[in-house]
Molecule: transfer RNA
Organism: uncultured Clostridia bacterium
RNA sequence: GCCACUUUAGCUCAGCUGGUAGAGCAACUGACUUGUAAUCAGUAGGUCGCCCGUUCGAUUCGGGCAAGUGGCU
Numbered sequence: 001g002c003c004a005c006u007u008u009a010g011c012u013c014a015g016c017u018g019g020u021a022g023a024g025c026a027a028c029u030g031a032c033u034u035g036u037a038a039u040c041a042g043u044a045g046g047u048c049g050c051c052c053g054u055u056c057g058a059u060u061c062g063g064g065c066a067a068g069u070g071g072c073u
Stems, first nucleotide, its partner, number of pairs: 001072007010025004019056001027043005049065005
C1' cells in the first nucleotide's frame, strides 16, 4: 500500500430479506434467611462508532471517515 471482516446495554453477543431494539451475565430494589451466599420476583440501563445519501420510514441499503482483527505484498 491492497483485500476481507468487526463496531448494538457495564461485559459477551443476537437482531433472517428496511417498519418505533433483545438475551445471558453484571448492577439496583423487594421476597426468603439470624446474617451472607444461593434461589425467586421486579426495575433501571442503548442518539445501534461518526458524517452524508436513498426512502414515507435506516441498527438493517449505498458512500466516506475512525478504531480494531486477520490476510497479501